[in-house]
RNA sequence: AUCGUUUCCGUGGGAGAGCGUCCGUUUACGGACCGCCGAAGGCGCAACUCACCCGCAAUCGCUCAGGUAAAAGGACCACGGAAUAUGG
Repeated sequence: AUCGUUUCCGUGGGAGAGCGUCCGUUUACGGACCGCCGAAGGCGCAACUCACCCGCAAUCGCUCAGGUAAAAGGACCACGGAAUAUGG
């Protein structure tokens, strides 16, 4: 100098599933009950490798948490930027 990794920031995109019933209260919010959803977070997972761990491995599985009109949130993706980090 250049191309990456990681983390963070900005912009844009971004799914699923009852505007369920009852109560307090009254467009909101909170609680109870019955269903449902998976893409915050959390937990779990075979063959194979292996002494074990790790990897495989998460957009899979569970549904604790969360969510179930809109809004908000949202894994993840694209672009731009930053960094004390880090590799070629």